[in-house]
RNA sequence: UAGUUAUCAAGAGUAUGGCGAGAGUAUUGGCUCAAUGACCCAUCAGCAACCUGCAGAAACAAGGUGCUAAAUCCAACCAAAUAGUGGAAACACUAUAUGGAAAGAUAAGAC
Numbered sequence: 001u002a003g004u005u006a007u008c009a010a011g012a013g014u015a016u017g018g019c020g021a022g023a024g025u026a027u028u029g030g031c032u033c034a035a036u037g038a039c040c041c042a043u044c045a046g047c048a049a050c051c052u053g054c055a056g057a058a059a060c061a062a063g064g065u066g067c068u069a070a071a072u073c074c075a076a077c078c079a080a081a082u083a084g085u086g087g088a089a090a091c092a093c094u095a096u097a098u099g100g101a102a103a104g105a106u107a108a109g110a111c
Stems, first nucleotide, its partner, number of pairs: 001110001004108005013044001015043004022033003027076004045068003049065003052061002072103001077100003081096006
């Protein structure tokens, strides 16, 4: 970090101290968290996604990254399915579950 590959419904902190207003990974619409102090920083603790070690699948370890609210918090684009509404019909809208993309994140390799 333009791009490659793989994974992303599991797991693990309402911890202590500090700061003091927004935060939840780009935008929008929701919905949650937050002065009973969120987010972020430091310390400690924990998890085990990828690399690594063991020995070789699982297991184990926790050395390197990473992670520790809610499915990547939900949706947006495409596809059809069911139900309802409008319509003569084609079709349109709403809701629900599903599949595939896009985007994003993490790791490894590469540049």
The RNA shown here (SAM riboswitch aptamer (S box leader)) has 111 nucleotides and comes from Parcubacteria bacterium RAAC4_OD1_1.
The coordinates come from a structure-prediction model, not an experiment, and the mean pLDDT is 79.
It matches the Rfam family "SAM riboswitch aptamer (S box leader)". From the family's description: The SAM riboswitch is found upstream of a number of genes which code for proteins involved in methionine or cysteine biosynthesis in Gram-positive bacteria. Its family is annotated with regulation of gene expression in the Gene Ontology.